Notes
This is a predicted structure of a 478-nucleotide part of an RNA (small-subunit ribosomal RNA, 3' major domain) from an uncultured bacterium. Its Rfam family is "Bacterial small subunit ribosomal RNA". The coordinates come from a structure-prediction model, not an experiment, and the mean pLDDT is 84. The full RNA is in RNAcentral, with records from ENA and SILVA.
Context: one part of a larger RNA
RNA sequence: UGACGGGGACCCGCACAAGCGGUGGAGCAUGUGGUUUAAUUCGACGCAACGCGAGGAACCUUACCAGGUCUUGACAUCCAUGGAAUCCGGCAGAGAUGUUGGAGUGCCUUUCGGGGAACCAUGAGACAGGUGGUGCAUGGCUGUCGUCAGCUCGUGCCGUGAGGUGUUGGGUUAAGUCCCGCAACGAGCGCAACCCCUAUUGCUAGUUACCAUCAUUAAGUUGGGGACUCUAGCGAGACAGCCUGCGACGAGCAGGAGGAAGGUGGGGAUGACGUCAAGUCAUCAUGCCCUUUAUGACCUGGGCUACACACGUGCUACAAUGGGCAGUACAAAGGGAAGCGAAAGGGUGACCUGAAGCGGAACUCAAAAAGCUGCUCUUAGUUCAGAUUGCAGUCUGCAACUCGACUGCAUGAAGGUGGAAUCGCUAGUAAUCGCAAAUCAGCUAUGUUGCGGUGAAUACGUUCUCGGGUCUUGUACA
Numbered sequence: 001u002g003a004c005g006g007g008g009a010c011c012c013g014c015a016c017a018a019g020c021g022g023u024g025g026a027g028c029a030u031g032u033g034g035u036u037u038a039a040u041u042c043g044a045c046g047c048a049a050c051g052c053g054a055g056g057a058a059c060c061u062u063a064c065c066a067g068g069u070c071u072u073g074a075c076a077u078c079c080a081u082g083g084a085a086u087c088c089g090g091c092a093g094a095g096a097u098g099u100u101g102g103a104g105u106g107c108c109u110u111u112c113g114g115g116g117a118a119c120c121a122u123g124a125g126a127c128a129g130g131u132g133g134u135g136c137a138u139g140g141c142u143g144u145c146g147u148c149a150g151c152u153c154g155u156g157c158c159g160u161g162a163g164g165u166g167u168u169g170g171g172u173u174a175a176g177u178c179c180c181g182c183a184a185c186g187a188g189c190g191c192a193a194c195c196c197c198u199a200u201u202g203c204u205a206g207u208u209a210c211c212a213u214c215a216u217u218a219a220g221u222u223g224g225g226g227a228c229u230c231u232a233g234c235g236a237g238a239c240a241g242c243c244u245g246c247g248a249c250g251a252g253c254a255g256g257a258g259g260a261a262g263g264u265g266g267g268g269a270u271g272a273c274g275u276c277a278a279g280u281c282a283u284c285a286u287g288c289c290c291u292u293u294a295u296g297a298c299c300u301g302g303g304c305u306a307c308a309c310a311c312g313u314g315c316u317a318c319a320a321u322g323g324g325c326a327g328u329a330c331a332a333a334g335g336g337a338a339g340c341g342a343a344a345g346g347g348u349g350a351c352c353u354g355a356a357g358c359g360g361a362a363c364u365c366a367a368a369a370a371g372c373u374g375c376u377c378u379u380a381g382u383u384c385a386g387a388u389u390g391c392a393g394u395c396u397g398c399a400a401c402u403c404g405a406c407u408g409c410a411u412g413a414a415g416g417u418g419g420a421a422u423c424g425c426u427a428g429u430a431a432u433c434g435c436a437a438a439u440c441a442g443c444u445a446u447g448u449u450g451c452g453g454u455g456a457a458u459a460c461g462u463u464c465u466c467g468g469g470u471c472u473u474g475u476a477c478a
Stems, first nucleotide, its partner, number of pairs: 001478002003475003007472007015462002019425005026316008034307002042053002064302007073127001077126002079123005086103007107116003129291002132289003138285002140280003143276001145274001150189006156165003169180003195268004200236007210225002214223002239262001242256005318418001322377007334365003339358002344353003384415001389410007431454007
């Protein structure tokens, strides 16, 4: 100087407390361990691995296994020789591949012999290749402490020196935020602000959006309108600005007014010096090592989907604040051309036929759901719950056996609110309800990322648990 303490003081955080809803019990989905396997590819392991890399494992992906094949190679550059490239078949084979037949002659240049640029085949070697090893050789990127308020420097001063001071102290703040004091005076990286979305409003603009007044219609449908909504560009607005009190006449704090909004208005982006030899050699790059008729490359099939079991994360329930049936209302944000696909028909349905419109404020996906109204069920393993299984189908795709999703009929398991323990959340939040998108032929999505609808309870307080910050103290630790 740090680190640590079942030392002290002060402060903060859904850290506890106060509340609301879960997990832990059941079934299923998914990841992991373990076991199994020819293989069940690899990585990730307290918080900070385990719906994680994977924002899509039937083939492909694919890295794994079995079998069948290749050796200048699937891919790059160079050389020689030959040929245009390319397209369409036949036969053998699981295919890779092998063999064979046909069509076919382009572009630039030329002294018409040829030469050149692509591309293809053969040959020789330089070399290619490696998702092989090492994240404890590395770059880059990332997680975490933590959006915590800290981490430092120059000059000066103090100390033999390590180092200290500044950065400590008194107040204050979300904040090393600001004020005051002070052998310090300044400065940098962080904080804050500048950026984006959202809440109010003015101006400009008025189509594909809108419709108050006037006509018109089944309908903002059409004429028309530029008010309103909305769209999207530029402004205004919030600053402790005003008032009262407290405070040191300070920083600031409490209350009030006005205001759409009040003390950082709400949300996002933004992550200091560093820590964990944290993670990643399998995104990529890369040193060294290893491999080179194989640890490289191609193909078919299988596996990653196994299953006495254990754990994590979720979904659905156990019902009446509910289930079923009928009627009826209101979003936002997105996607769409190898696409979204309307109307109208067919089918109980998945879906099929159909083809209008739309590269979309125009057409379409699209029905929002919870909600509201009416009827029914009456506390039951039930008209709860839907696992499992049988049969019959639909769709995607070369192909749904291993191993897809969906539909109809039948079947109708466990489950009576869950032990010890444990998680999330402080407001448009929790809870609850649906909608969309990425990936994507299809899908294992109950995942993830967004969007809106309905919409709570509680916080006395900081003794205790956990984590963190500042000062101080002890130490046999560095």